Source information:
This is a predicted structure of a 91-nucleotide RNA (c-di-GMP-I-GGC riboswitch aptamer) from Desulfatitalea sp.
[in-house]
RNA sequence: CGUGAAAAAGGCAAAUCACCCGAAAGGGUGAGACGCAAAGCCACUGGCCUAAGUCCAUCGGUAUUUGGAUAGGGCAGCAGAGCUGCCGGGU
Repeated sequence: CGUGAAAAAGGCAAAUCACCCGAAAGGGUGAGACGCAAAGCCACUGGCCUAAGUCCAUCGGUAUUUGGAUAGGGCAGCAGAGCUGCCGGGU
């Protein structure tokens, strides 16, 4: 520099459950392992999810509905870019 056949030392932890935070998406901790060679870090690009609040339309007339858009929030275990890194093989 490039690579992941076999292996070793170790690492992470999906679904689900409990508790906590949040309006929600989702997150944290513990239990738990479907998987992962970057399933380490990072929302920069595309994508996806959410929408308490705000705006528009709609419903309603003393109860306050429904829909759309969006500031914002989230997903790194969706992909790309960037940064860092263990072990083995190769050059």
Lineage of the source: Bacteria > Desulfobacteria > Desulfobacterales > Desulfosarcinaceae > Desulfatitalea. The model forms 95% of the base pairs in the Rfam consensus. Model confidence (mean pLDDT): 88 of 100.